[in-house]
RNA sequence: ACGUACAAGGCCAAACCAGGGGUAACCCUGGGACGGAAAGCCACGGGUCCAUUUUUUUGCAUUGCAAUUUCAUGGACAGCCGAGCCGCCUCCU
Numbered sequence: 001a002c003g004u005a006c007a008a009g010g011c012c013a014a015a016c017c018a019g020g021g022g023u024a025a026c027c028c029u030g031g032g033a034c035g036g037a038a039a040g041c042c043a044c045g046g047g048u049c050c051a052u053u054u055u056u057u058u059g060c061a062u063u064g065c066a067a068u069u070u071c072a073u074g075g076a077c078a079g080c081c082g083a084g085c086c087g088c089c090u091c092c093u
Stems, first nucleotide, its partner, number of pairs: 003092001011036002016031006034079001040085002044082003047077006057067004
């Protein structure tokens, strides 16, 4: 340094519930644990999702509403996969 068994002290906290914030995705706090060895940090690439705008088609039915499709912009997710940064213990090799 890479991989990694056992153990110890700790750490984080999905779904769900309550309160709060946001148009929404989602976020924060408390409860709660499905899991996690980077489930620590970071939206750079891909991805998913949301809002608004543009476009297509359909339905309702009246110049709008809903669904669908497309473009652009802005946003959310690091517990989707990569890149980057930092990092606890440790038999053995």

A computed fold for a 93-nucleotide RNA from a Pseudomonadota bacterium, annotated as c-di-GMP-I-GGC riboswitch aptamer. It was read from a public genome assembly, where an Rfam model found it. The coordinates come from a structure-prediction model, not an experiment, and the mean pLDDT is 82. NCBI's taxonomy places the organism under Bacteria, Pseudomonadati, Pseudomonadota.